[in-house]
Molecule: transfer RNA
Organism: Pseudomonadota bacterium
RNA sequence: GCCCUCAUAGUUCAAUGGAUAGAACAAGAGACUCCUAAGCUCUAAAUUGUGGUUCGAUUCCACAUGAGGGCA
Repeated sequence: GCCCUCAUAGUUCAAUGGAUAGAACAAGAGACUCCUAAGCUCUAAAUUGUGGUUCGAUUCCACAUGAGGGCA
C1' cells in the first nucleotide's frame, strides 16, 4: 500500500427493511432476614461518526474513525 471481518447497555450477546431495539450478568431501590449472602419484585442504562437509498435503516450503500486478520 491493497483486501476481508467486526463496531448495539458497565460487560457478554440477540434483533437479515416496519410496532416501545430485547436477554443474561453487573449496578441502584424495595420486600424478606437478628445481620449478610442467595432467591423474589421493580428501576435506570446502548445502535462509532457523517452523508446517501427508502414511505420507513441496528439492518442496504459510500466515506471516515477504531479493533482484528490476510497478502505484498